[in-house]
RNA sequence: AGAGUUUGAUCCUGGCUCAGGAUGAACGCUGGCGGCGUGUCUAAGGCAUGCAAGUCGAACGAUAUAGUGGCAAACGGGAGAGUAAGACAGUGGAAACCUACCCCAAAGAUGAGGACAACCAUUAGAAAUGAUGGCUAAUACUCGAUGGUCUUAUUUCACACAAGUGAAAUAAGUAAAGCUUUUGCGCUUUGGGAGGGUCCUUUGACCUAUCAGCUUGUUGGUGAGGUAACGGCUCACCAAGGCAGCGACGGGUAGCGGGUGUGAGAGCAUGACCCGUCUCACUGGAACUGAGACACUGUCCAGACACCUACGGGUGGCUGCAGUCAAGAAUCUUCCUCAAUGGGGGAAACCCCGAAGGAGCGACGCCGCGUGCAGGAAGAAGCUUUUCGGAGUGUAAACUGCUUUUCUGUAGGAAAAAUUAGUGAUGGUACUACAGGAAUAAGGGGCUGCUAACUUCGUGCCAGCAGCAGCGGUAAUACGAGGGCCCCGAGCGUUAUCCGGAUUUAUUGGGCGUAAAGAGCUAAAAGGCGGUUUGAUUAGUCGAGUGUGAAAGCCCAGAACUCAAUUCUGGAUCCGCAUUCGAAACUGUCAAACUUGAGGACGGAAGAGGCAAGCGGAAUUGCUGGUGUAGCAGUAAAAUGCGUUAAUAUCAGCAGGAACACCAAUGGCGAAGGCAGCUUGCUAGGACGUUUCUGACGCUAAAUAGCGAAAGCGUGGGUAGCGAAAGGGAUUAGAUACCCCUGUAGUCCACGCCGUAAACGGUGGAUGCUAGGUAUUGGGGGAUUUGACCCCCUCAGUAUCGUUUAGCUAACGCGUUAAGCAUCCCGCCUGGGGAGUACGGUCGCAAGACUAAAACUCAAAGGAAUUGACGGGGACCCGCACAAGCGGUGGAGCAUGUGGUUUAAUUCGACGCUAAGCGAGGAACCUUACCAGGCCUUGACAUCUUGAGAAUGCUUUAGAAAUAAAGCAGUGCCUUCGGGAACUCAAUGACAGGUGAUGCAUGGUUGCCGUCAGCUCGUGCCGUGAGGUGUACCCUUAAGUGGGGUAACGAGCGCAACCCUUAUGCUAUGUUAAAUAUUCAUAGCAGACUGCCGGUGAUAAACCGGAGGAAGGCGGGGAUGACGUCAAAUCAGCAUGUCCCUUAUGGCCUGGGCGACACACGUGCUACAAUGGGUGUGACAAUGGGAAGCCAAGUCGCGAGACGGAGCAAAUCCCACCAAACGCACCCUCAGUUCGGAUUGAAGGCUGAAAUUCGCCUUCAUGAAGUUGGAAUCGCUAGUAAACGCGUAUCAGCCAUGGCGCGUUGAAUACGUUCCCGGGUCUUGUACACACCGCCCGUCACAUCAGGGAAGCUGGCAAUACCCGAAGGCCCUGCAUUAAGCAGGGACGAAGGUAGGGCUAGUGACAAGGAUGAAGUCGUAACAAGGCA
Repeated sequence: AGAGUUUGAUCCUGGCUCAGGAUGAACGCUGGCGGCGUGUCUAAGGCAUGCAAGUCGAACGAUAUAGUGGCAAACGGGAGAGUAAGACAGUGGAAACCUACCCCAAAGAUGAGGACAACCAUUAGAAAUGAUGGCUAAUACUCGAUGGUCUUAUUUCACACAAGUGAAAUAAGUAAAGCUUUUGCGCUUUGGGAGGGUCCUUUGACCUAUCAGCUUGUUGGUGAGGUAACGGCUCACCAAGGCAGCGACGGGUAGCGGGUGUGAGAGCAUGACCCGUCUCACUGGAACUGAGACACUGUCCAGACACCUACGGGUGGCUGCAGUCAAGAAUCUUCCUCAAUGGGGGAAACCCCGAAGGAGCGACGCCGCGUGCAGGAAGAAGCUUUUCGGAGUGUAAACUGCUUUUCUGUAGGAAAAAUUAGUGAUGGUACUACAGGAAUAAGGGGCUGCUAACUUCGUGCCAGCAGCAGCGGUAAUACGAGGGCCCCGAGCGUUAUCCGGAUUUAUUGGGCGUAAAGAGCUAAAAGGCGGUUUGAUUAGUCGAGUGUGAAAGCCCAGAACUCAAUUCUGGAUCCGCAUUCGAAACUGUCAAACUUGAGGACGGAAGAGGCAAGCGGAAUUGCUGGUGUAGCAGUAAAAUGCGUUAAUAUCAGCAGGAACACCAAUGGCGAAGGCAGCUUGCUAGGACGUUUCUGACGCUAAAUAGCGAAAGCGUGGGUAGCGAAAGGGAUUAGAUACCCCUGUAGUCCACGCCGUAAACGGUGGAUGCUAGGUAUUGGGGGAUUUGACCCCCUCAGUAUCGUUUAGCUAACGCGUUAAGCAUCCCGCCUGGGGAGUACGGUCGCAAGACUAAAACUCAAAGGAAUUGACGGGGACCCGCACAAGCGGUGGAGCAUGUGGUUUAAUUCGACGCUAAGCGAGGAACCUUACCAGGCCUUGACAUCUUGAGAAUGCUUUAGAAAUAAAGCAGUGCCUUCGGGAACUCAAUGACAGGUGAUGCAUGGUUGCCGUCAGCUCGUGCCGUGAGGUGUACCCUUAAGUGGGGUAACGAGCGCAACCCUUAUGCUAUGUUAAAUAUUCAUAGCAGACUGCCGGUGAUAAACCGGAGGAAGGCGGGGAUGACGUCAAAUCAGCAUGUCCCUUAUGGCCUGGGCGACACACGUGCUACAAUGGGUGUGACAAUGGGAAGCCAAGUCGCGAGACGGAGCAAAUCCCACCAAACGCACCCUCAGUUCGGAUUGAAGGCUGAAAUUCGCCUUCAUGAAGUUGGAAUCGCUAGUAAACGCGUAUCAGCCAUGGCGCGUUGAAUACGUUCCCGGGUCUUGUACACACCGCCCGUCACAUCAGGGAAGCUGGCAAUACCCGAAGGCCCUGCAUUAAGCAGGGACGAAGGUAGGGCUAGUGACAAGGAUGAAGUCGUAACAAGGCA
């Protein structure tokens, strides 16, 4: 000191979270020792038991620890309920006061008297406790004397001046106590001191305005009473004051301070322990005694609770120390001692003290120590991991040596004692010595990022983790476990709380155009701030001094405990307050002046500024009349509607209401809202000009007042047009909408309310400063003119979709009309939602407005800009994309593929374009992966080990075969003579094997966008950045092709070219062939490059036309496929990680299946016929293939084919003939036919072990459907489409109508780019980025949660009125007395009762809204012109 988290990425705003420190803590796991601290934060809840305040015989009587008397008990100890101010803290004051014990000083202490306890007797009661009579002492009590510097009153003087202080005189009043015989202690009066207390003033210090008015002893006066003392402290009378926005009064919360925690500080939070102080003592009230109390362990009364009781009545108060119950997450021993310190009593000895000193318990905190140290392997075992080689744990262990802090044992043994002597609870403790033996002692959390630390296995959106982001759906460094590592260490983590980080409440130190945030506007009292000069003053301010600011604490230095924590000593600090002296710049105040701020007077001019009255024309509508006839109106198209009772149209007249075309503008006026025909009246404001007047009169503006669009409300008018609601017609799946036809409130006027708007420039007001240019409105001046216009200067306003400098800004942008630089004042903001909502209050007739939360919930919400993608946005361009054409598909039959269904199996994959005559370029067995059955288990195949055997060939038997059994033949090659190589068999285990899973773990390969023209890089430049530029733009091209231009300059992958083929020619060669001249074949070369000419064009690139040429503008075709997209396809072509099977998911065999068939789809073939079919006859190709092959001639067969065997490893022979379409001739004559050929029957041929499931071909016979095909849809731009045949791979044969090639015949059309589809470039909008198959809203249904309302119900608090009235003091009266007293009464007076209200809390059927919840329902409101902005 920062970090994580909103996005595809970026910058900003903004919240959430983390890392640090702390605690009177608690919880989890663990736990060796010591020192010093610390320990009921909750129930100020209840308490058993013991102790916590006594002492004095030198006051007294007496037997006495009992009593009289004195002092003490008001301290010490506890707690924080109450208290927001009689408290506390700081500073002053008391001339308005008190003070026992202690100290100092002065004076004094004389005479007398009567009682009351104890005690004795009687007596009441259970007890507590009394009652009556009698005796007695005192330092108890009473009276008299004396007396002053005492008190009171009067007079005088001095000082001060608000009350006073001091001095003098006179008068009156007031005192005492003894004990002891020792260093005496006490007693009385007065003065002073010290310490203690009481009262007063000022300042400081919580939240709340959803508490705005409070107050009647209240504020003051006079008098009296009362007090130690001032005082409404109390009372009587008089006056009507006092407090409050600088927050009264009320409500909530809370002891206050020194300090403590944190923080750089300012601050924020806090008030345990220690110190000071206040308050309280079961709850409420009250007084007594006393120097002091309204009294924690005193008294009286009332109440609640508890206990005792003989039921009559009594007793009690742990918030003292221990302890107990309860509450709670949670907090200790019913210990020792008065040895020390300190307190009380006493002359003292001494006594008492749960104050205190100590010990005990608790890792609760801080501090210190230890759990060993050294050596010890290229490194044991175990464990983990592995690429199987190893690596890690790890010098770690074992083992060897050493040490003894600690531990155990034994022995010694303090200081703390102040004091000459005596006295130690702690404690046989600390400490010391010796002995023993590594002996007695390590865990907790973490390891995805933040944040130091990584691997294996298990699990499979499960179990679980998580502070935030997030992890887990079969390869999890994030879950659980193991190993390893990291951090801290007798602790480590978690939870809670506080500060910090958070500049996230901003004084230091933030903001408000768009992120949250400028009030709709104006006026203005308070408040805040305020021009120039001079003088005075010294309140603020600054400097110096003095007093105070307790100690402790913090900080610094030093010292003592072995160190530290801890403690001690000294210093500094305590930022404050008061006071004295000084300074006079600034602020304030006072006085005097000034004119520039502000205001006034005068002058002419501008304006939809406001209010009122009057007037005007155009238009719409209605009414009357005329003309006129069938439509009008409306829409994308229609319909509702109007119209033959005469509409619409047209002409004339009349009526009424509302609004004011052109002028008109980026224009004018106004504070804003707003203001528009013309005229008049009244009225307000501003600008300019000239001199002049006043002389700071100013700026801002909580509270307050006024104005304030539209809609709405009230009363009364008015109503032409428009037009919520409503009705109807359309649209639609629906259409409570958009469109159409009607139409009521309303819109208009008067008066009165409402008081809100995206009331916006989303920009508060005022003042000053900081380059300019242009336009325009108003005024003035200059120059010029006869006078003007034009022109120049200037003041005020407006605008710049004009352009910018500096500067600012997150960017966009703003930029003299600031969002710049500054000053002053006001308003407002502090994450999103809940919510501008609830409750309360104020206003309102209502609607509602203003003010304005919380619970709960999320980790975001948001601003600007960037790159993409998308748009029922725009512009430009291209493509058989459309259009123009030709031919098809979709209808039929068949072939083939797919889905579905079926099945024992119908193996598997491919699924829009980019699956479906696809993998498969050949399923009868094999293939084959599927099914049924029969078999094998180191295996059909590979390597290694051992043993045996040559290998191999043949035969027989069983079986469906696999296989099994038996038999026969056969002895090879190399050799170092041991054996070896190949092969076969058997055995063993390592292993083989898998078309089993995952194409979402992969390689490789492939498809599509797309042969589309794009995709990028280096350097530079621009931008905070993501990014941009380059690659935009213009012309051009098939092309990011080329040219121009340009903050870019270059380059790469693509394009093109290089390659193959084809079209022409030349040269060379010539197997085949009669010949090579042509054709042909092979090899090489030439040729085409916009090269030439003309035109267009920027003179460029290029385009158009022409010449020549076989070919002309990339001549035709092919190969060639950029960055990337689709988690596209393929684990079944191959390879491959991981998982799975291992007498089976492997292997062998036979048979079956992949060929099924109601149906649906794709791709094809053949047709439906006459541009045809049939028969006959006649022509013309090219590519290819051939040895287990192609197969000639000839013969046989109607034919398929058979026999046959020549030739050919092929320019020679063969397939292969006349290739077919075509030409010619004849028949058919429009029919389900001489079309069509499916289907079926019969007879044959061929291949092959085998043709049934399931092949092809031939002949004869049979002769379905089909007469040109709905919606829709496909291909093709020239040697193309269409038509025709031929060849070939695979292959024994073939389901081929398929694929791949070859030639023959050979068209039509393209105006053009509006539309459909796809693509490219630029631009625009976006709330999309999984990118429109996106995002997203609301109701309803279900579940959960919190809050508000609610008929009511139940508590609490503080008051008010009345009733009652204890104790108690005060007052009055009576009685008695030396006095104290007794009795009665009065007002006051706690608790209690009654009543109506206030505030607050809990609960409540029910109804409404809100929030949340992987896959519910209905629609599609918003985001693109979101399909109606």
This is a predicted structure of a 1429-nucleotide RNA (small-subunit ribosomal RNA) from a metagenome. Rfam family: Bacterial small subunit ribosomal RNA. Its family is annotated with ribosome and structural constituent of ribosome in the Gene Ontology.